A computed fold for a 547-nucleotide part of an RNA from an uncultured Candidatus Berkelbacteria bacterium, annotated as large-subunit ribosomal RNA, domain I.
[in-house]
Context: one part of a larger RNA
RNA sequence: AGCUUAUGGUGGAUGCCUUGGCGCCAAGUGCCGAUGAAGGACGUGGGACACUGCGAUAAGCCUCGGGGAGCCGUGAACAGGCGCCGAUCCGGGGAUUUCCGAAUGGGGAAACCCGCUGUUGCGAACCAGCAGCAUCGUUAUCUGAAUAUAUAGGGUAACGAGGGGCACCAGGAGAACUGAAACAUCUAAGUAUCCUGAGGAAAAGAGAUCAUUCCCAAAGUAGUGGCGAGCGAAAUGGGAAAAGCCCAAACCGACCCGGCUUGCCGGGUUGGGGUUGUAGGGUCUGGCAUAUGGGAGUUACAAAGUAGUUUGUUAUUGGAAAGGUGUGGGAUAGCCUGCCAAAGAGGGUAACAGCCCCGUACAUUAAAACAAACUGCCUCCCGCUGGAUACCUGAGUACUACCGGGCACGCUAAUCCGGUAGGAAUCUGGGGAGUCCACUCUCCAAGGCUAAAUACACUUGGCGACCGAUAGUGAACAAGUACCGUGAGGGAAAGGUGAAAAGUACCCCUGUUAGGGGAGUGAAAUAGAACCUGAAACCGUAAGCUU
Numbered sequence: 001a002g003c004u005u006a007u008g009g010u011g012g013a014u015g016c017c018u019u020g021g022c023g024c025c026a027a028g029u030g031c032c033g034a035u036g037a038a039g040g041a042c043g044u045g046g047g048a049c050a051c052u053g054c055g056a057u058a059a060g061c062c063u064c065g066g067g068g069a070g071c072c073g074u075g076a077a078c079a080g081g082c083g084c085c086g087a088u089c090c091g092g093g094g095a096u097u098u099c100c101g102a103a104u105g106g107g108g109a110a111a112c113c114c115g116c117u118g119u120u121g122c123g124a125a126c127c128a129g130c131a132g133c134a135u136c137g138u139u140a141u142c143u144g145a146a147u148a149u150a151u152a153g154g155g156u157a158a159c160g161a162g163g164g165g166c167a168c169c170a171g172g173a174g175a176a177c178u179g180a181a182a183c184a185u186c187u188a189a190g191u192a193u194c195c196u197g198a199g200g201a202a203a204a205g206a207g208a209u210c211a212u213u214c215c216c217a218a219a220g221u222a223g224u225g226g227c228g229a230g231c232g233a234a235a236u237g238g239g240a241a242a243a244g245c246c247c248a249a250a251c252c253g254a255c256c257c258g259g260c261u262u263g264c265c266g267g268g269u270u271g272g273g274g275u276u277g278u279a280g281g282g283u284c285u286g287g288c289a290u291a292u293g294g295g296a297g298u299u300a301c302a303a304a305g306u307a308g309u310u311u312g313u314u315a316u317u318g319g320a321a322a323g324g325u326g327u328g329g330g331a332u333a334g335c336c337u338g339c340c341a342a343a344g345a346g347g348g349u350a351a352c353a354g355c356c357c358c359g360u361a362c363a364u365u366a367a368a369a370c371a372a373a374c375u376g377c378c379u380c381c382c383g384c385u386g387g388a389u390a391c392c393u394g395a396g397u398a399c400u401a402c403c404g405g406g407c408a409c410g411c412u413a414a415u416c417c418g419g420u421a422g423g424a425a426u427c428u429g430g431g432g433a434g435u436c437c438a439c440u441c442u443c444c445a446a447g448g449c450u451a452a453a454u455a456c457a458c459u460u461g462g463c464g465a466c467c468g469a470u471a472g473u474g475a476a477c478a479a480g481u482a483c484c485g486u487g488a489g490g491g492a493a494a495g496g497u498g499a500a501a502a503g504u505a506c507c508c509c510u511g512u513u514a515g516g517g518g519a520g521u522g523a524a525a526u527a528g529a530a531c532c533u534g535a536a537a538c539c540g541u542a543a544g545c546u547u
Base pairs, nucleotide, nucleotide: 001546002545003544004543005542006541007540008539009538015532016496017495020467021466022464023463024462025461026460027459028458029457030456031164032163039100040099041098042055043054044053046078049075050074051073061094062093063092064091065090066089070082071081072080105114106113107112115133116132117131118130119129120128121127135161136160137159138158139157140156141155142154143153168199169197170196171195172194173193179186183226213240214239215238216237217236223231224230244449245448246447247394251272252271253270254269255268256267257266258265259264260263277427279393280392281391282389283388284387285386286385287384288383293382294381295380296379297378305377306376307375308374309373310372311371312370313369314368317363318362322337323336324335325334338355339354340344346358347357348356399422400421401420402419403418404417405416409434429444430443431442432441433440483490484489503531506518507517508516509515
């Protein structure tokens, strides 16, 4: 030095565990903000810090309910207190709520600085307290130039707006990498990204479309496509949910203004009327009918509510049934004999518990607030039919040409939207049925509103041939922390003593608060806090063998 065996150190794999994640399902909830939000800064405890809570009334104040013996949040103990005269705790409602932040009196390098007006403090000044003082828009009103009426402008008051929001939604703007095995049409993709706006959903929607929306199938079909790569329907069928309405106009009034030929015309505001394709409505003219009745309603179709009932949500409460023996540190194991079960889901307890504890099945509760449904009060509405007439029925619209976009459709391309240039008809009318024409069928554009089924997030509950600490969220732990970066931004590592701290009193070694040896605790200390198990690499010690 090598090998072997034994025994250690180092190291933290593996096994086991789970406080944390991930996904799905069901039910419910869904905007906040000048009454100052979201998000922060700084404070706040008996005493360092971090987290949590709270706001100078500061781990809290008041009140109404629940609850019933302990409590003063966590890491984490000590001191000192509180509580059956009902605390702590849980829930409803309220009060307080510094400073910054849209931030709004002015400024500003956010959490700071400096004002003005009024008023209060015996109050002139200073100081302090309280209230107000931004901008824009709308409406009203007072004023008011060049310039006479006016207008612009200015002032005041009331009301509104502003900012935020993970994802979801609508509109506007809109890539490239990539794929096509290169690349240009094409694709990626109307994606990413930016802007604007809205809501608890949004959007769409009642036929010039067999309402709109969502799911399954039709179907990777028909098509489209440098007919390449690719893209990719619809009819129809089955489900979810279902709900329909209001204006403009004709016509009839009222008021105001203008024209003037002084009784007509035009315009405006407003009330009635009226809303459709089997055309409907208006006007004129006939017939019949009437309410002590009928219908409807707060999400559209008009709009305020109010009272009650029921159900639910936001705290709860009750809730069955086991002993012995025995091994062990410990019984929930084994053995013997029982019991409950609308409860043998699950978790905990010193090993594996239906009957020990929490629970579970099943029952049960609300002063207050909220939600839904229903009922009453209340509120609103109510003609049908025949004939005549040809008054009305959405115009720079429909449509045409060219171009562009969007439709699965890149086009000869219907339908839909837009640009440029032309530019109708008025029910004897007009649009569509995938170029176009005829016939036939069907519908009525150029105004508006509209719940549900749907998307997403959160809360609660449940589940998992989901993960188990290099996994699962970046984050099981003081994690968006430490740390890095001027900044936008990037972004970790880090879980496990034991059943219980019983966390090693006391003695000794030593420079020693290091480390260790005794002693003690414990089932175990090679479980001693650098703490479960403790692999390998790597480093020793002892013995044997070889050289």
About this RNA
Its Rfam family is "Bacterial large subunit ribosomal RNA". Its family is annotated with structural constituent of ribosome and ribosome in the Gene Ontology.